[in-house]
RNA sequence: GCCCGGGUGGCGGAACUGGCAGACGCGCACGUUUGAGGGGCGUGUCCCGUAAGGGGUACGAGUUCAAGUCUCGUCCCGGGCA
Repeated sequence: GCCCGGGUGGCGGAACUGGCAGACGCGCACGUUUGAGGGGCGUGUCCCGUAAGGGGUACGAGUUCAAGUCUCGUCCCGGGCA
């Protein structure tokens, strides 16, 4: 340099054919159970905001009524070829 795969909350990882972004699990917080700890159970857990609402899938642009998903460029990670 060329080719292929990937980048989503604190972490792993879903979203199948473009249609409520973050399911599910881990972790964490609070509560409960216990003499206490562990374990179990319940609720909550992307960000800003008192709320209404707004923003958010590496970054930028495009297509579309609608993009994590499709297209183009850039950056980063992994693999292959030379």